[in-house]
A computed fold for an 82-nucleotide RNA from a soil metagenome, annotated as Glycine riboswitch aptamer.
The coordinates come from a structure-prediction model, not an experiment, and the mean pLDDT is 82.
Of the family's consensus pairs, 90% are formed in the model.
Rfam family: Glycine riboswitch aptamer. From the family's description: This family represents the bacterial glycine riboswitch.
RNA sequence: CCUCUGGAAAGCCGGCGCAACAUCGCCGCACCGACGGAGAAAGGGCCCAGCCGCCCAAAUCUCUCAGGUUACGUGACAGAGG
Numbered sequence: 001c002c003u004c005u006g007g008a009a010a011g012c013c014g015g016c017g018c019a020a021c022a023u024c025g026c027c028g029c030a031c032c033g034a035c036g037g038a039g040a041a042a043g044g045g046c047c048c049a050g051c052c053g054c055c056c057a058a059a060u061c062u063c064u065c066a067g068g069u070u071a072c073g074u075g076a077c078a079g080a081g082g
Base pairs, nucleotide, nucleotide: 001082002081003080004079005078006077011029013028014027015026016025017024030069031068032067036065037063038062039061043056044055045054046053
């Protein structure tokens, strides 16, 4: 990296546009974090007598830009195989 399996959270929200649903678009309020993205700790480095300042530095933490909020689907992560 590939295949298979397991795999959570939160609105079946309301209104409008089309033919009833779904999907899609727009508007409105409320939510989720486990695709993605962003932030920063300990520590380390540079400078300095020292402080300050600057740089590097993780996540399942934090923020939700994006994404998602019945099901479908997505899906970090885990297991098995190659």